[in-house]
RNA sequence: GGGUCUAUAGCUCAGCUGGGAGAGUACUUGAAUGGCAUUCAAGGGGUCGGGGGUUCGAGCCCCCCUAGAUCCA
Numbered sequence: 001g002g003g004u005c006u007a008u009a010g011c012u013c014a015g016c017u018g019g020g021a022g023a024g025u026a027c028u029u030g031a032a033u034g035g036c037a038u039u040c041a042a043g044g045g046g047u048c049g050g051g052g053g054u055u056c057g058a059g060c061c062c063c064c065c066u067a068g069a070u071c072c073a
Base pairs, nucleotide, nucleotide: 001072002071003070004069005068006067007066010025011024012023013022019056027043028042029041030040031039032038049065050064051063052062053061
């Protein structure tokens, strides 16, 4: 330098063929226990890596950029 893949909650990840942004865990509050641990219930937390485009509508499609992984040279 060129090809491919990845980027979504604090962390690990899902998100089907474009229409509701989610799970586990962590955190907060409450209940059970004399207390801790633990269990159960409820809750908060997201510019979906950045910018632009297509579309009535984009996490998803197209282009550019950034970061990481990998292959070739």

The RNA shown here (transfer RNA) has 73 nucleotides and comes from a Bacteroidota bacterium. RNAcentral holds the sequence, with entries from ENA. The source organism's lineage runs through Bacteria, Pseudomonadati and Bacteroidota. Its Rfam family is "tRNA". By type it is a transfer RNA. Its mean pLDDT, the model's own confidence on a scale to 100, is 81.